c-di-GMP-I riboswitch aptamer from a soil metagenome, 87 nucleotides, folded computationally. The sequence is in RNAcentral, with records from MGnify. It matches the Rfam family "c-di-GMP-I riboswitch aptamer". Rfam's curators write: GEMM was predicted in a large-scale screen for bacterial structured RNA regulatory elements.
[in-house]
RNA sequence: GACAAGGGCAAAACCGGUGAAAGCCGGUGACGCAAAGCCACGAGGCUACCGCGCUCAGCAGGGCGCCAGGCCGGUCGGGUUGCCGAA
Numbered sequence: 001g002a003c004a005a006g007g008g009c010a011a012a013a014c015c016g017g018u019g020a021a022a023g024c025c026g027g028u029g030a031c032g033c034a035a036a037g038c039c040a041c042g043a044g045g046c047u048a049c050c051g052c053g054c055u056c057a058g059c060a061g062g063g064c065g066c067c068a069g070g071c072c073g074g075u076c077g078g079g080u081u082g083c084c085g086a087a
Base pairs, nucleotide, nucleotide: 001084008033009032013028014027015026016025017024018023031074037080038079039078041077042076043075044072045071046070051066052065053064054063055062056061
């Protein structure tokens, strides 16, 4: 970063699996992407099993709030690797 070449990845949705959930994996499928390859270091966002507080309740259990060590790289920044070679 080109109306180039060879290609690459794969949104939503659906199906199956997994997880408490966010999400992730596989198949189908392409919204898009010049790193939409890889890495949770910073920011930001998502979820709340466990834990804590309050509350309903006879018990069992339920509801609300807080909480990341969980998750998001197709939220941004950063690190790192890679194809082509026109302007």